[in-house]
RNA sequence: GUAUCAAAAGGGCAAACCAGCCGAAAGGCUGGGACGCAAAGCUUCCGGGCUAAAGCCGAACAGGCAAUGCCAGCGGGGUCGCCGGA
Numbered sequence: 001g002u003a004u005c006a007a008a009a010g011g012g013c014a015a016a017c018c019a020g021c022c023g024a025a026a027g028g029c030u031g032g033g034a035c036g037c038a039a040a041g042c043u044u045c046c047g048g049g050c051u052a053a054a055g056c057c058g059a060a061c062a063g064g065c066a067a068u069g070c071c072a073g074c075g076g077g078g079u080c081g082c083c084g085g086a
Base pairs, nucleotide, nucleotide: 004086005085012037013036017032018031019030020029021028022027035073041079042078043077045076046075047074048071049070050069055065056064057063
């Protein structure tokens, strides 16, 4: 230095829910709050999931299709990284 795997300490993040704001929605941001998390740091490259605005189909304001929207706390990959023992 690289790979793998424990313990301890210091700390870190923050699900549901509530409030405010943004958004058509999914969802996001901030504050409160902790279910959990050793990458629950970052990244949509691959798979998967959510929504369905524009647009298209439709007689229709019904309904359907539709990602350029979203989920990194669904899995894989990529990338960076704290502690210290073997």
Background:
The RNA shown here (c-di-GMP-I riboswitch aptamer) has 86 nucleotides and comes from a Rhodocyclales bacterium. Rfam family: c-di-GMP-I riboswitch aptamer. About the family: GEMM was predicted in a large-scale screen for bacterial structured RNA regulatory elements. Gene Ontology term of the family: cyclic-di-GMP binding. Model confidence (mean pLDDT): 87 of 100. The sequence was found by an Rfam model in a public genome assembly. The model forms 100% of the base pairs in the Rfam consensus.